[in-house]
RNA sequence: AGGCACAUAGUUAAAUGGUAUAACAAUGGUCUCCAAAACCAUCGUCGUAGGUUCGAUUCCUACUGUGCCUGCCA
Numbered sequence: 001a002g003g004c005a006c007a008u009a010g011u012u013a014a015a016u017g018g019u020a021u022a023a024c025a026a027u028g029g030u031c032u033c034c035a036a037a038a039c040c041a042u043c044g045u046c047g048u049a050g051g052u053u054c055g056a057u058u059c060c061u062a063c064u065g066u067g068c069c070u071g072c073c074a
Stems, first nucleotide, its partner, number of pairs: 001070007010024004018054001026042005047063005
């Protein structure tokens, strides 16, 4: 320098145009002499900026970050 992949909740992942889900974590409750476990409930998320579309996590472009592959000079 060129190419490829990825970026979603505190963490790990799903959803591939039509109300963003699950598990764990956290918080509260039930239970218990107390605690743990179990059960119930709550909380909270699409990297940034544009474009397409009635509608974008999803499609397109640029940027940022992470990982991988190839090459050049010394």
A computed fold for a 74-nucleotide RNA from a Minisyncoccota bacterium, annotated as transfer RNA. The organism belongs to Minisyncoccota, within Bacteria. It matches the Rfam family "tRNA". The family's RNA type in Rfam is transfer RNA. Rfam describes the family as follows. Transfer RNA (tRNA) molecules are approximately 80 nucleotides in length. Its mean pLDDT, the model's own confidence on a scale to 100, is 83.